[in-house]
Context: one part of a larger RNA
RNA sequence: CUGGGCGUAAAGCGCGUGUAGGCGGCAUGUCAUGUCAGAUGUGAAAGCCCGCAGCUCAACUGCGGAAUUGCAUUUGAAACUGGCAAGCUAGAGUAUGGUAGAGGGAAGGGGAAUUCCCGGUGUAGAGGUGAAAUUCGUAGAUAUCGGGAGGAAUACCAGUGGCGAAGGCGCCUUCCUGGGCCAAUACUGACGCUGAGACGCGAAAGCGUGGGGAGCAAACAGGAUUAGAUACCCUGGUAGUCCACGCCGUAAACGAUGAGCACUAGAUGCUGCGGGUAUCGACCCCUGCGGUGUCGAAGCUAACGCAUUAAGUGCUCCGCCUGGGGAGUACGGUCGCAAGAUUAAAACUC
Numbered sequence: 001c002u003g004g005g006c007g008u009a010a011a012g013c014g015c016g017u018g019u020a021g022g023c024g025g026c027a028u029g030u031c032a033u034g035u036c037a038g039a040u041g042u043g044a045a046a047g048c049c050c051g052c053a054g055c056u057c058a059a060c061u062g063c064g065g066a067a068u069u070g071c072a073u074u075u076g077a078a079a080c081u082g083g084c085a086a087g088c089u090a091g092a093g094u095a096u097g098g099u100a101g102a103g104g105g106a107a108g109g110g111g112a113a114u115u116c117c118c119g120g121u122g123u124a125g126a127g128g129u130g131a132a133a134u135u136c137g138u139a140g141a142u143a144u145c146g147g148g149a150g151g152a153a154u155a156c157c158a159g160u161g162g163c164g165a166a167g168g169c170g171c172c173u174u175c176c177u178g179g180g181c182c183a184a185u186a187c188u189g190a191c192g193c194u195g196a197g198a199c200g201c202g203a204a205a206g207c208g209u210g211g212g213g214a215g216c217a218a219a220c221a222g223g224a225u226u227a228g229a230u231a232c233c234c235u236g237g238u239a240g241u242c243c244a245c246g247c248c249g250u251a252a253a254c255g256a257u258g259a260g261c262a263c264u265a266g267a268u269g270c271u272g273c274g275g276g277u278a279u280c281g282a283c284c285c286c287u288g289c290g291g292u293g294u295c296g297a298a299g300c301u302a303a304c305g306c307a308u309u310a311a312g313u314g315c316u317c318c319g320c321c322u323g324g325g326g327a328g329u330a331c332g333g334u335c336g337c338a339a340g341a342u343u344a345a346a347a348c349u350c
Base pairs, nucleotide, nucleotide: 003322004321005320006319007304008303012318014201015200016199017198021194022193023192025088026087028085029084030083031082034080035077036076037075038074039073040072041071042070049065050064051063052062053061054060091191092188093187094186095185096183097182098181099180103177104176105175106174107173108172109171110154115149116148117147118146119145120144121143125136126135162169163168206247207246208245209244210243211242215241216240220236221235222234223233258317259316260315261314262313263312266295267294268293269292270291271290272289273288274287275286276285299306300305323350324349325348332343333342334341335340
């Protein structure tokens, strides 16, 4: 390489939009690209293989055949593939009417709590711990009442609940805005799937400029603990956490499970929409579609387990793996302000 694989052994890009490419529904006609059949030419000789023959045999040699799986030209076939033409509606999409939702962005508003400031009451402690101490407090703390300031987060509801492609999203109101689902029709007529590159989004931390700073809190300081304690515990505390704009582009970015389509027993819960039965009626009961869980048949799996939300059975397309270490490192390239990211070896060694 042919292969064999990718939940946990090496291996699914963090996620999307989409270019090229690959693949692609039903039916008709036509062409003849692939495909198939025939013919002709060519496919040197030697060799290999088969038959016969010559050296006493064999090796060796001679003659004949086969083979040379290929290419070209030409004549046909038309099922499949492909091209073209004109169609269809089961895929896909659009319109109409509903509907659930922490989906996204902006502006405004609310209450609880912490801290700080001012004032009142009030007096000797408070705080903290396993126990203490550092710390705060007679310059009046802690506690309590009233007033004010400011920042951040939104208790209960809250739920193997919901929404989103993923990251993620949770007080209320308004505005702008994306997607989904359901019902009944109408319309377009394969417009589809995947997707190398590319482009966009992308937690936290980190970076730049300017704000903001209540609480928390890397670093740091002190107090303890300890043999030591550059920790765990305590008292403080700066970056940061927050906002605006711009970078960074990584995570156990996880379902450690790429996307799409089709098929293959069921049982049970939650959630959204609908139909039927019934009723005063949200209920209850039966049932259809979408989502989200649990348990399980066949099957699969090394086992664990998965099991209509597959890791089952098939097809299409992409990504990735190929013994451990060296190493996700060096060098080079690209990107970045930097931190670094990305692409990615070898010697050597077991």
The prediction has a mean pLDDT of 89. The part of an RNA shown here (small-subunit ribosomal RNA, central domain) has 350 nucleotides and comes from an uncultured delta proteobacterium.